[in-house]
RNA sequence: GCGUUGGUAGUCUAGCCUGGUAAGACACGAGCUUGCCAAGCUCGAAACCCGGGUUCAAAUCCCGGCCGACGCA
Numbered sequence: 001g002c003g004u005u006g007g008u009a010g011u012c013u014a015g016c017c018u019g020g021u022a023a024g025a026c027a028c029g030a031g032c033u034u035g036c037c038a039a040g041c042u043c044g045a046a047a048c049c050c051g052g053g054u055u056c057a058a059a060u061c062c063c064g065g066c067c068g069a070c071g072c073a
Stems, first nucleotide, its partner, number of pairs: 001072007010026004020056001028044005049065005
C1' cells in the first nucleotide's frame, strides 16, 4: 500500500442484512430484606468513533476520514 473485519453506557456484547421507542449481563447509585456483610428482590443514572450524503425518519443505507485486529505484498 491492498483486502477482510470490527468501533454501541464504566466493562463485555445484541440490534445493522430487512431504516421507525437503543436491549441484556456485570459493575455503579438508591431502597427493601439482614444484628452486620454477602446473596436475593425492586428502582435509577449512563452509550451508537468523526464528518458529509440519501430519507418524513439513519446505530442501521451510501461516500470520505480516524483507530484496532487479521491476511496479502
A computed fold for a 73-nucleotide RNA from a Candidatus Aenigmatarchaeota archaeon, annotated as transfer RNA.
It matches the Rfam family "tRNA". Its family is annotated with triplet codon-amino acid adaptor activity in the Gene Ontology.
Its mean pLDDT, the model's own confidence on a scale to 100, is 85.
The source organism's lineage runs through Archaea, Nanobdellati and Candidatus Aenigmatarchaeota.
RNAcentral holds the sequence, with entries from ENA.